[in-house]
RNA sequence: GCCGGGGUACCUCAGCCUGGCUAGAGGGCCGCGCUCAUAACGCGGUUGUCGAGGGUUCGAAUCCCUCCCCCGGCA
Numbered sequence: 001g002c003c004g005g006g007g008u009a010c011c012u013c014a015g016c017c018u019g020g021c022u023a024g025a026g027g028g029c030c031g032c033g034c035u036c037a038u039a040a041c042g043c044g045g046u047u048g049u050c051g052a053g054g055g056u057u058c059g060a061a062u063c064c065c066u067c068c069c070c071c072g073g074c075a
Base pairs, nucleotide, nucleotide: 001074002073003072004071005070006069007068010027011026012025013024020058028046029045030044031043032042033041051067052066053065054064055063
């Protein structure tokens, strides 16, 4: 340099192909309940520039362009 995969909550990821309620799940953390107590369990809470910028559109995590970062392959 070329090709492929990936970047979404504190962590692991889904959603993206086919644009449209308000961006979700599990875990974690915090509080409360329960218990003699802890764990487990139940309830509530927690937080998002969807890697960055720009474009298209009434509307973009999703489509288009450029760039950055990570992983693998080729050279």
Molecule: transfer RNA
Organism: Aigarchaeota archaeon